[in-house]
Context: one part of a larger RNA
RNA sequence: GGUCCACGGUGGAUGCCCUGGCACUGGAGCCGAUGAAGGACGCGAUUACCUGCGAAAAGCCCUGACGAGCCGGAGAUACGCAUUGACUCAGGGAUGUCCGAAUGGGGAAACCCACCAGUUUAUCUGGUACUUCCGCAAGGAAGAGGGAACGCGGGGAACUGAAACAUCUCAGUACCCGCAGGAGAAGAAAGAGACAUCGAUUCCGUCAGUAGCGGCGAGCGAACCCGGAAGAGCCCAAACCUAUUCGCUUGCGAAUAGGGGUUGUAGGACCAGUUUUUAAGAUUCAAGCCACUUAACCGAACACGCUGGAAAGCGAGACCACAGCGGGUGAUAGUCCCGUAGGUGAAAGGUGGAUUGACUGUACUGGCACCUGAGUAGGUCGUUGUUCGUGAAACGAUGACUGAAUCCGCGCGGACCACCGCGCAAGGCUAAAUACUCCCAGUGACCGAUAGCGAACAGUACCGUGAGGGAACGGUGAAAAGAACCCCGGAAGGGGAGUGAAAGAGAACCUGAAACCGUGGACUU
Numbered sequence: 001g002g003u004c005c006a007c008g009g010u011g012g013a014u015g016c017c018c019u020g021g022c023a024c025u026g027g028a029g030c031c032g033a034u035g036a037a038g039g040a041c042g043c044g045a046u047u048a049c050c051u052g053c054g055a056a057a058a059g060c061c062c063u064g065a066c067g068a069g070c071c072g073g074a075g076a077u078a079c080g081c082a083u084u085g086a087c088u089c090a091g092g093g094a095u096g097u098c099c100g101a102a103u104g105g106g107g108a109a110a111c112c113c114a115c116c117a118g119u120u121u122a123u124c125u126g127g128u129a130c131u132u133c134c135g136c137a138a139g140g141a142a143g144a145g146g147g148a149a150c151g152c153g154g155g156g157a158a159c160u161g162a163a164a165c166a167u168c169u170c171a172g173u174a175c176c177c178g179c180a181g182g183a184g185a186a187g188a189a190a191g192a193g194a195c196a197u198c199g200a201u202u203c204c205g206u207c208a209g210u211a212g213c214g215g216c217g218a219g220c221g222a223a224c225c226c227g228g229a230a231g232a233g234c235c236c237a238a239a240c241c242u243a244u245u246c247g248c249u250u251g252c253g254a255a256u257a258g259g260g261g262u263u264g265u266a267g268g269a270c271c272a273g274u275u276u277u278u279a280a281g282a283u284u285c286a287a288g289c290c291a292c293u294u295a296a297c298c299g300a301a302c303a304c305g306c307u308g309g310a311a312a313g314c315g316a317g318a319c320c321a322c323a324g325c326g327g328g329u330g331a332u333a334g335u336c337c338c339g340u341a342g343g344u345g346a347a348a349g350g351u352g353g354a355u356u357g358a359c360u361g362u363a364c365u366g367g368c369a370c371c372u373g374a375g376u377a378g379g380u381c382g383u384u385g386u387u388c389g390u391g392a393a394a395c396g397a398u399g400a401c402u403g404a405a406u407c408c409g410c411g412c413g414g415a416c417c418a419c420c421g422c423g424c425a426a427g428g429c430u431a432a433a434u435a436c437u438c439c440c441a442g443u444g445a446c447c448g449a450u451a452g453c454g455a456a457c458a459g460u461a462c463c464g465u466g467a468g469g470g471a472a473c474g475g476u477g478a479a480a481a482g483a484a485c486c487c488c489g490g491a492a493g494g495g496g497a498g499u500g501a502a503a504g505a506g507a508a509c510c511u512g513a514a515a516c517c518g519u520g521g522a523c524u525u
Base pairs, nucleotide, nucleotide: 001524002523003522004521005520006519007518008517009516015510016475017474020447021446022444023443024442025441026440027439028437029436030146031145038099039098040097041054042053043052045077046076049073050072060093061092062091063090064089065088069081070080104113105112106111114128115127116126117125118124130143131142132141133140134139150181151179152178153177154176155175161168165215191198192197202229203228204227205226212220213219233429234428235427236373240259241258242257243256244255245254246253247252248251264407266372267371268370270367271366272365273364274363280360281359284358285357286356287355289353290352291351292350293349294348296344297343298342302317304315305314306313318335319334320324326338327337328336378402379401380400381399382398383397384396385395388414409424410423411422412421413420462469463468482509485496486495487494488493
């Protein structure tokens, strides 16, 4: 020095555990100038942090629930509160510094500096931004900003693939911007389809990897029918009438308001006539009612012996069960506690439903030929959407230039023409079925501390000028009963004593593997 044995140290694997996560299902879904989201600074007898709150500051008032304790995490002392109902929970209200859209002006956020009015005057309270709309004005109303994902719109890549690469692809993806809402978008045919018809939109299945598109490469990729989910239709503009105002060429024109009217087997206005009665409402308001929701409440049935620190274990005997889901209690409890099945419940707020009332709204025939969305439809050029990459390229959209018709009208049916069909553009609104999950609850052949969210402890520590990046760290015990007192030591630490079932559970605390480091011994070189 090595190997082995024994006993330790170090270390924190493993096992067990869960206040944390993950996924799905169901519910719920906007907040904000009445100042949000998010913060700064404060508020406690003592208070560094977290939580709560706001100079009325771990709180104030009212209502409801509960019923004996309470004074947050926090386990300390003190002072207090509470059956005249505290604390806690739920609903409503008051207060709510300063910053922040931030809004009196400024500004290096949480600070600085004003003006006007009032007043109880070292002060305090209120007001004072901008834009749009209405208004003569005074003034009034609205907007702004935030939100995890989801939606619509305006812009819009590249890596990549094509085994290189340019059309193409990735992809209208990522990303930027605008806007909306609990959903959003779309939506009541100038449709689809095929010679038969269907009858707004959306979503799912299927059609179908089909028809097609494509350096016909790589790849991209529908629609109709059919089966389902849901189901809902409406309002203007115009003709015409009335009123007011204005313009004037004095019987016309314009503007505003009200009535009227809303469609394609055309409809409406106007004229004449006939009937005169209720369909239906998604809107808003009111009323009471019902349901759900935001606290809660009632809720069956066990005692004994043994082991043990402890009984829920074991033994022997009972009971309940619409309740033997689950959790806790000193080990494994249907009958100890919280609960569970089942049932009950709201002063106040919210949501939904039906009813009633208000409110909206509701025919036919003939004539006449007044109206039925114009820089529009269409065309040419340039683009674009769709499966469609210019192609035989329709249809829809539109930047430039042009530019109709008016119901005897107009558009479409994939060049174009005919025939035959389908529809009525150039105004608008519209629930449900659909998407998502910041939020709440439930569930899990999901994880269990190198796992599961980055995070059981945190967007913290730390890094970076900054944008930004971004960890690790869980477990004494049933209960602190957390070791009085003595001894060694400066302390750390240790030895006794004591607590405890256990201290080899002693706070560096469950278990305590290996590497690694020792002490003693055996063998060996």